Small-subunit ribosomal RNA from an uncultured bacterium, 1477 nucleotides, folded computationally. It matches the Rfam family "Bacterial small subunit ribosomal RNA". Gene Ontology terms of the family: ribosome and structural constituent of ribosome.

[in-house]
């Protein structure tokens, strides 16, 4: 230059951060689950290196030999071809399997052998002369079940022996030249010793021996690199070196034997676990991580262990010995085996192919060759196991066709250009025909050159794959699609079914009657011969961070300093080149990765080039920084010298206050204590008070975000002794510095161990209180212990929750110790300079809170620590400790979160301000009694149903005898008591009458409409659709309501600050009833609320007078607005006015507040009412009405009559009526206001009430008497002339009809009740209390409700304190918001780890016994010793399973005790320790 780096869910009500878990991608030797047309190219027991049937996987050479069992010619001679066994030669040490073992010079990389070895090929150089004894085989005889094997006779070789020859071999001394860091080496020369060979033959040859050199293989050294674990830290005796021998192809303790004691380790020895290594493969942006299956290189193994032997090579997968397990054969004497070769079979497992074809080609062993072997290869079978690639048509077709889904459902929408149906095309597929490339050589047949074999040429022969690739020709859409998903992350959405079941699920999470999360159905959506799930890696994760992170509060600075290793280290010169850089050389194997070009029709695959391979080695060079090495220098450090400060530390000595105690003395009934009390002490004199004495401990004022010191700690006064700082000077050294794993030391408090002390505190214990309990908090007592001297413990919320050193970067304001200057000489102040100690603060930095020259800020050196929460700082094991425990430090298992720090809420037995009949202050009730009413309970066919703390209970119900009326029993109807509609049929219906019922009903008789004669209307039957439900769901809704609460809140544009929620505005100062006003203010307007506008009411005034009024004037009556009249006044019902702090006087900035202030009918919102923000309580109603879903449809609907809601041992609420004299009767006399329509006078009745009916459709007339009060009179304090329940008895009235279950009246009964516990209500003025009157609903029924007047008080002017409520601020672990959270024992149940008397395995070592094969030694032999595998026996250690029993821990919707924790959490929490339940 180019390439090249994605994030997302999930903690909160919300935010930011921290920080974990899940997901999205790719990978695969996989494996399941559905699912499948085809072809190419690759790959295919990852486990039991477990066990193997059967096959076949190394053998060839008659051109070495002796021969001729078998075959084939034969000329009958092993003579030919050719050959089994047999000697002999080469091969078998390759190939092919496999990863057990190995943490290793095994592997990979670069080197070095001056310590080495190399069959078979090649090149040079010399050479093969004589001789010689045996053996297999054949043959003969034996043993033995077999394998096999013994004797005896003959025999041959390229088999074996011997001599000879022989050096440039090799051995011993020597002589010269060279080279090399060394030990040595290497030419060249001469002496002495020493060692070889085969032969066949077609005569070219192929062979054979000794020697040198190539190549080719190997072997040995050697530097770097190469898992985990220190809860493995020491290990080591052939161990480490050394002479010297021995052994090897060859160094070398490899081996012995003698000597000296070393050798490895913290830059990790040993020990354990675990594992072939690489090239490479997956990821990955790189750096990394992970892996190492097919190819390929190396290594290692071949049933377990050992051990050699042959050989060029082997301690040998298809060799050999011993020794084990195993398996197999046996005549029971004794044999035989060894697929981790290729195919195959059992086991094992989630799981991995044919007992196949050929030597055609590739290679590879033998051969002179032709062959011949070759499970190496090549190939073909089987497996979607991956990886390419074709194919399942393609155009045209809208009535947008049927069906299917789905809705707002005459219709729409979506499946869908999809079908269907026309035209086309045929890859694939069937069928037929045609058909390779791979083949070159070697062979043979001829020819040509050199000359008889070689090389060349011609032509003819050899294919396992295979009649397969591949090529035509016919047919005909013909033969070909599934899978997984659809809440979010994640592309794709309704409908049913299920109702916390059933089941989903990767994380958050989904399901408890309206599920896009389960199941199905339709649609989609994504990939596609696959699609999905599981497992496993590696990314996303900067979440182990080298690129590239963090530690004040989120995990984390070590309690503090000393200092060895280690790391890092001031200026200048000069050297040198380790480290760094640059060039060049080897070297990094092929494949594989990247690029480029080819070749299968593309692709995948493959060829072939070329880049890459960052790496190690050499060399050559450069010298800035480091580094070593020399030489200087002060600025860092240290030192010296002069000063100066301190509660620095050790020891020792003194002081007084107070407290205690003892002895006196004074003194008298008490002290102490406390929330209040108790225990306690005291008349045998206490407390109090004096006075002496004695004791132990701790140091009042001074004293201070003063001081000193590493921390941890250090406080009266003094002596001694001892350490530091910090100023000053610049005199000495001359980098001596700085940090610090391991180490040492110090290290509050409680705690131990010895001895002492012991005043006053004061764990345990003890007693009194408290309390549901109270092992506590409070009290009285009181023991260790708090002190001392010594010796342990080593821990703390040992904290500035902030390691240490150094540089650097605004200011300001105060103090401590110093030096200086300026300040009358002594002072106060003041500047200045370093050194400590606090406040604030720029910029910076932080998640934010904050930090800010005493960084948390910019950098730089070193340490230490950190990696979700719990399990847990615990277990097990090691060290320490006398214990107690410390230090060091897991995992299993669970969880989806644990956390900071800010934000809004909400709450606090937090605070500050305010308000309310919220308390006080008062009055009058309630709660006690009978009785009324509504409720809970209980009863009951049934007692319908709702309301349920304040905000349910005289609520819904403004009235349940039937009816209401839902409920109960019973008797009845079924298109229905109603509405709409469509078809068929029939007939008018209405009414009417009998019958029978308890009545609804049912059954029977009558009755008979208009028509244009098609019918209509209405009815009834029948069918289809419906109707009907006070049946469920107020937790599906609507709408009304109630309650905070007539409380002042609640909110929004913009601006503006904050990463963000959110602030701010609305907070502050004042004020108000009020977020109501003023003022200030980064805010600056606004909206819903609040007030105002409505209604009543309190003056007044204007108009207007009936049915109201009636002053004056007239009539008139017993009396009376009763007439005429009046419009004056009351009223009545319309319109106005009228109060605004507007004036006064104080205060105040103002807003506004006081005033016995004026004035006024009212004064400061005149009183009362309507008016109820934003929102709370899943608040109350589906039984007022709507009204989704569900349900029932001969009933859960209708209708009917009787019952029931009125029961009644009880309990609560509301009332009303009492208890009496402020009273109760009994007379007699007054005064409303509001409303309704209805009944006045008069007669009858004790009365309730009856007969009557005048008047009134109402300012007229009725209801209608208002009552308390006023006056008289009488009761005289009792269960009464109170009180009226209850019960007889008698009656009126409404009603179809008062039995259950109505009101009144009379007469008679005369109950409880004498002011009412603990609690509790309601009320601030025309208010409470108190007295009566009216209306709704209603046939009849009020002590209730609504309203209306009449009489008419009492306290308060205060905010401790109780309830509720505003506003600000604080804490908070609450957000369903304190009726919030939330801890620990007990019970229950599962789960996994520990601890254990044992017990079972297991590798691994150690000493001993025993000792096979084999090798070494020793022997003339038999044997013998020395070493080893296995075997044994012993005693530990380790590591693992298991175990009664145990002791914690985890989790798990409703358990049991209690409240420790979050708010002052109700005793402030917490950290260390001790104790007790």
């Nucleotide at each position: 230059c180019c390439c090249u780096u994605a994030g997302a869910g999930u903690u909160u009500g919300a935010u930011c951060c921290u920080g974990g878990c899940u997901c999205a991608g790719g990978a695969u030797g996989a494996a399941c689950g559905c699912u499948a047309g085809c072809g190419g190219c690759a790959g295919g027991c990852u486990u039991a290196a477990c066990a193997c049937a059967u096959g076949c996987a190394a053998g060839u050479c008659g051109a070495g030999g002796g021969g001729c069992a078998g075959c084939a010619c034969u000329u009958c001679g092993g003579g030919u071809g050719g050959c089994g066994a047999c000697c002999g030669g080469c091969g078998c040490a390759c190939g092919g399997g496999u990863g057990a073992g190995u943490a290793a010079c095994g592997c990979g990389u670069a080197u070095g052998c001056a310590a080495c070895c190399u069959u078979c090929c090649u090149c040079c150089g010399a050479c093969a002369g004589g001789g010689g004894g045996a053996u297999a085989g054949c043959c003969c005889a034996g043993g033995g079940a077999a394998a096999c094997u013994u004797g005896g006779a003959u025999u041959a070789a390229u088999a074996c022996c011997c001599c000879a020859u022989a050096a440039u071999g090799c051995c011993g001394a020597u002589u010269c030249g060279g080279c090399g860091c060394a030990u040595g080496c290497c030419g060249a020369g001469g002496c002495g010793g020493u060692u070889a060979a085969a032969g066949u033959u077609c005569c070219g040859g192929c062979g054979g021996u000794c020697g040198g050199g190539g190549a080719u293989g190997g072997g040995c050294a050697u530097g770097c690199g190469u898992g985990c674990c220190a809860u493995u830290a020491g290990g080591u005796a052939g161990u480490u070196g050394g002479c010297g021998g021995g052994g090897u192809a060859a160094c070398g303790g490899c081996c012995c034997a003698c000597c000296a004691a070393g050798c490895c380790u913290g830059c990790g020895a040993u020990g354990g676990c675990u594992a072939c290594g690489g090239g490479g493969u997956c990821u990955a942006a790189a750096a990394g991580g992970a892996u190492g299956g097919u190819c390929c290189c190396g290594c290692a193994c071949a049933c377990u262990g050992g051990u050699a032997c042959u050989g060029a090579g082997a301690c040998a997968c298809g060799g050999a010995c011993c020794a084990g397990a195993c398996u197999c054969c046996u005549a029971c004497g004794g044999g035989a085996g060894g697929c981790a070769g290729c195919a195959g079979u059992g086991a094992g497992g989630a799981a991995u192919a044919u007992u196949g074809g050929u030597c055609a080609a590739u290679g590879g062993g033998g051969g002179c060759a032709a062959c011949c072997c070759u499970g190496a290869a090549c190939c073909a079978g089987c497996c979607a196991u991956g990886c390419c690639g074709c194919g399942u048509g393609g155009a045209g077709g809208a009535a947008g066709a049927c069906g299917g889904c789905c809705c707002u459902a005459u219709g729409g929408g979506u499946u869908g250009u999809a079908a269907a149906c026309u035209c086309c095309u045929u890859u694939u597929g069937c069928a037929c025909g045609g058909g390779a490339a791979u083949a070159a050589a070697g062979g043979u047949a001829c020819c040509c050159a050199c000359g008889u074999g070689u090389g060349g040429g011609u032509g003819c022969g050899u294919g396992a794959a295979g009649g397969u690739a591949c090529c035509g020709u016919g047919c005909g859409a013909a033969u070909a699609a599934g899978c997984a998903u659809c809440g979010g992350c994640u592309a794709a959405c309704u409908c049913c079914g299920u109702g916390c079941c059933a089941g989903c699920a990767g994380c958050c999470g989904c399901g408890g009657u309206a599920a896009u999360a389960c199941g199905g159905a339709g649609g989609a959506u994504g990939c596609a011969g696959g699609c999905g799930u599981u497992a496993u890696c590696c990314g996303g994760a900067u979440u182990u961070a080298u690129u590239a992170g963090g530690u004040u509060u989120a995990a984390a600075g070590g309690g503090u300093g000393c200092g060895c290793a280690g790391g890092c280290g001031g200026c200048c010169c000069g050297g040198u080149a380790a480290g760094u850089c640059a060039g060049c050389g080897g070297u990094g194997a092929a494949a594989g990765u990247u690029u480029g070009c080819a070749g299968c029709u593309c692709a995948a695959c493959u060829g072939u080039a070329a880049a890459a391979u960052u790496g190690c080695c050499a060399u050559u060079g450069a010298u800035a920084c480091u580094g070593c090495c020399g030489g200087g220098c002060u600025u860092g450090a240290a030192u010296a010298c002069g000063g100066u400060a301190g509660a620095g530390g050790u020891a020792g000595g003194c002081g007084g206050a107070a407290u205690g105690u003892g002895u006196a003395g004074u003194g008298u009934a008490g002290c102490g204590g406390u929330g209040a009390a108790a225990u306690g002490c005291u008349u045998a004199g206490a407390u109090a008070u004096u006075a002496c004495a004695c004791a132990g401990a701790a140091c009042a004022c001074c004293g201070a975000u003063u001081g000193c010191g590493a921390a941890g700690g250090c406080a009266g006064c003094u002596u001694a002794c001892u350490a530091u700082g910090c100023c000053g000077c610049g005199a000495u050294u001359g980098a001596c510095g700085c940090u610090c794993a391991g180490g040492c030391a110090c290290g509050a408090a409680a705690g131990c161990g010895u001895g002492g002390g012991u005043a006053g505190c004061g764990a345990a214990c003890a007693g009194g209180a408290u309390u549901a309990g109270a092992u506590a908090c409070c009290c009285u007592g009181g023991u260790a212990g708090u002190c001392c001297a010594c010796g342990c413990u080593g821990u703390a919320a040992a904290c500035g929750a902030u390691g240490u050193c150094g540089a650097c970067u605004a200011g300001c304001c105060g103090u401590u110790g110093g030096a200086u200057c300026c300040g009358a000489u002594u002072g106060a102040g003041g500047g200045u300079c370093a050194a400590g100690u606090g406040g604030c603060g720029c910029a910076g930095c932080u998640a934010a809170c904050g930090c800010g020259a005493u960084a948390a800020g910019u950098c730089g050196a070193c340490c230490g620590c950190c990696u979700g929460g719990g399990g847990a700082g615990u277990a097990c094991g090691g060290c320490c400790g006398c214990a107690a425990g410390g230090u060091u430090a897991a995992a299993a298992c669970u969880c989806a979160a644990a956390g900071g720090a800010a934000u809004u809420g909400a709450c606090g037995g937090g605070g500050g301000c305010c308000c309310g009949c919220a308390c006080a202050a008062g009055c009058g009730g309630u709660g006690g009694a009978g009785c009324a009413u509504g409720u809970g309970g209980u009863u009951u066919a049934a007692u319908u149903c709702g309301a349920u703390g304040c905000a349910a209970c005289g609520c819904g119900a403004a009235g349940a005898a039937c009816c209401u009326u839902a409920c109960c029993u019973g008797g009845g109807c079924u298109u229905g008591a109603u509405a709409u509609u469509g078809c068929a049929g029939c007939u008018a219906a209405a009414c009417u009458c009998a019958u029978u019922g308890a009545a609804a009903g049912a059954u029977g008789a009558g009755g008979u409409c208009c028509u244009u004669c098609g019918g209509g209307a209405a009815g009834c039957u029948g069918u289809a659709a419906c109707a009907g439900g006070u049946g469920c769901u107020g937790c599906a809704u609507g709408g009304c309501u109630g309650u905070c609460g007539u409380c002042a809140g609640c909110u929004c544009g913009u601006g503006u600050c904050g990463u963000g929620a959110g602030a701010u505005g609305u907070u502050g100062g004042g004020u108000u009833a009020a977020g109501u006003c003023c003022c200030g203010c980064a805010a600056c307007g606004a909206g819903c609320g609040c007030a105002a506008c409505c209604c009543c009411u309190a003056c007044a005034a204007u108009u207007a007078g009936u049915u109201a009024c009636u002053a004056a004037c007239a009539g008139g009556u017993u009396a009376a607005g009763c007439u005429g009249a009046g419009g004056a006044c009351u009223c009545u019902a319309a319109u106005u006015g009228a109060a605004c702090u507007g004036c006064c006087u104080a205060c105040g900035c103002a807003a506004g507040u006081a005033g016995u202030g004026a004035g006024g009918a009212a004064g400061g919102a005149g009183g009362g009412g309507a008016u109820g923000a934003c929102g709370u309580c899943a608040a109350g109603u589906c039984c007022u009405c709507a009204u989704g879903g569900c349900c029932c449809u001969u009933a859960c609907g209708c209708c009917c009559a009787g019952g029931g809601c009125c029961a009644c041992a009880c309990a609560c609420g509301u009332g009303a009526u009492a208890c009496a004299a402020u009273g109760g009767u009994a007379g007699c006399u007054a005064c409303a206001g509001a409303g309704g329509g209805c009944a006045a006078a008069g007669c009858c009745g004790c009365g309730a009430g009856g007969c009557a009916g005048a008047g009134g459709a109402a300012a007229u007339c009725c209801c209608a008497a208002a009552a308390a009060a006023g006056c008289u009179a009488u009761c005289u304090c009792a269960g009464u002339c109170c009180g009226g329940a209850u019960c007889g008895g008698a009656g009126u009235c409404u009603g179809c009809a008062a039995c259950u279950c109505g009101a009144c009246u009379c007469c008679g009964u005369g109950a409880a009740g004498u002011u009412g516990g603990a609690a509790u209500c309601g009320c601030u003025a025309g208010u409470a209390a108190u007295c009566g009157c009216a209306g709704a609903u209603c046939a009849g029924c009020a002590c209730g409700c609504u309203g209306c007047g009449g009489u008419g008080a009492a306290u308060g002017u205060g905010u401790u304190c109780c309830c509720g409520g505003g506003c600000c601020u604080u804490g908070u672990a609450c957000a369903c918001a304190c009726c919030g959270c939330c801890c620990g024992u007990c019970a229950a149940g599962u789960c996994a780890a520990g601890g254990a008397a044992g017990u079972c395995a297991g590798g691994a070592g150690u000493a001993c016994c025993c000792a096979a094969a084999g090798a070494c030694g020793c022997u003339c032999g038999c044997g013998c010793g020395u070493u080893u595998a296995a075997g044994g026996u012993a005693a530990g250690a380790c590591u693992g399973g298991u175990a009664a029993c145990u002791g914690g821990g985890a989790c798990u919707a409703a358990g049991u005790c209690g409240u420790a924790a979050c708010a002052a959490g109700g005793u402030a929490a917490c950290c260390a320790a001790g104790g007790g339940c």